[in-house]
């Protein structure tokens, strides 16, 4: 330099054109002599950024940024 993959909760990942879920972590209650486990609940992401298409975009298109491996 070239084409490509990925970007969603603190972490690891789902997800679909109609305002987003899971596990772990955190937290409240319960349980225990106490802890752990278990059970019930809660908080937490406007989906990397900017534009475009659309009645409506996290999803489709374009550009950029970050990171990953590949080719040279």
């Nucleotide at each position: 330099g070239g084409g490509g993959a990925u970007g969603u909760a603190g972490c690891u990942c789902a997800g679909u054109g109609g305002u987003a879920g899971a596990g772990c972590a955190c937290u409240u209650g319960u349980c225990u002599g106490g802890c752990a486990u278990g059970c019930a609940g809660g908080a937490g992401a406007c989906c990397c950024u900017g534009g475009g298409u659309u009645c409506a975009a996290u999803c489709c298109c374009c550009a950029g940024c970050a990171c990953c491996a590949c080719c040279a």